[in-house]
RNA sequence: AAGUUAUCAAGAAAGGUUGAGGGAAUAGACCCUUUGAUGCCUUAGCAACCUCCUAAUGUUAUAUUGGGGAAGGUGCUACAUUCUAUCCGUAUCUUCGGAAUAGAUAACAC
Numbered sequence: 001a002a003g004u005u006a007u008c009a010a011g012a013a014a015g016g017u018u019g020a021g022g023g024a025a026u027a028g029a030c031c032c033u034u035u036g037a038u039g040c041c042u043u044a045g046c047a048a049c050c051u052c053c054u055a056a057u058g059u060u061a062u063a064u065u066g067g068g069g070a071a072g073g074u075g076c077u078a079c080a081u082u083c084u085a086u087c088c089g090u091a092u093c094u095u096c097g098g099a100a101u102a103g104a105u106a107a108c109a110c
Stems, first nucleotide, its partner, number of pairs: 003108006013043005021032003026085004044077003049073002051069007081102001086099004
């Protein structure tokens, strides 16, 4: 790297440094940006996947569900994963909703 499962409209930014791009990729749209993009560093914060405490239920055993915490391992801190693309409801367009694909993160597994 490929695989499995879960989640993805909530939440949370300042400083230093760098100096022109950035919002994953392709196309289109929209947006952010010299009133400083991006990267790196520091500090702070958010969340609660792992983890910790606790209650109920259940099993031969493994567990499942609810509540609480935040020391540690990750992650994250513009915009819904920024939106659309393929399919379905739905039928020319438009709009709305759902699903898929792709992606991100975590845990597991190898």